[in-house]
RNA sequence: UAUUUGAAAAGGCAAACUUUCCAAAAGGAAGGGACGCAAAGCUACCAGUCUAAGUUCAUAGAUUAUGGAUAAGAUGGUGGGGCUGCCAAG
Numbered sequence: 001u002a003u004u005u006g007a008a009a010a011g012g013c014a015a016a017c018u019u020u021c022c023a024a025a026a027g028g029a030a031g032g033g034a035c036g037c038a039a040a041g042c043u044a045c046c047a048g049u050c051u052a053a054g055u056u057c058a059u060a061g062a063u064u065a066u067g068g069a070u071a072a073g074a075u076g077g078u079g080g081g082g083c084u085g086c087c088a089a090g
Base pairs, nucleotide, nucleotide: 003090004089005088006087012037013036017032018031019030020029021028022027035077041083042082043081045080046079047078048075049074050073054070055069056068057067058066059065060064
């Protein structure tokens, strides 16, 4: 340096919930808080999942309502890919 593994040590991150803010929503940010995590670090390229503002179709009705479809939105703590990384043992 590369690779495999993760018992120990030093540490790290932070689910649910909650307060405030942003967003049409999914969800996100900051604070508190710890379920867990050897990449639970970064990255939306592929797949999956979530939402449906806008668009569109249908049905009623006439300044609209209801339902369906749809991502360029979201999710990295869903899986894969890419990039980076602490310590130890082989």